[in-house]
């Protein structure tokens, strides 16, 4: 120095490829159950989708740059 691959919810991640309402399960509030705790049912709250910029009516997705982590090559 060249190249590849990952960044989305407190945490593990889908989704992207083929733009079109952000999601699951742990976790966590409240409430029911329970003598009480856990388990267990019901509701719920929580996101600049690493960062900028473009392209488009509409970008988490396409494009470019850059940070950050990980592999290769040299």
């Nucleotide at each position: 120095g060249g190249g590849c691959c990952c960044a989305u919810a407190g945490c593990u991640c889908a989704g992207c490829c083929u733009g079109g309402u952000a999601g699951a399960g742990c976790a966590c509030a409240u409430g029911g159950c329970u003598c009480u705790u856990a388990a267990c049912c019901a509701u719920g709250g929580g996101g600049u989708c690493a960062g900028g910029g473009g392209u488009u009516c509409g970008a988490a997705u396409c494009c470019c740059c850059u940070u950050g982590g990980g592999c290769c090559c040299a």
Predicted 3D model of a 74-nucleotide RNA (transfer RNA) from a Candidatus Woesearchaeota archaeon. It matches the Rfam family "tRNA". The organism belongs to Candidatus Woesearchaeota, within Archaea. The coordinates come from a structure-prediction model, not an experiment, and the mean pLDDT is 83.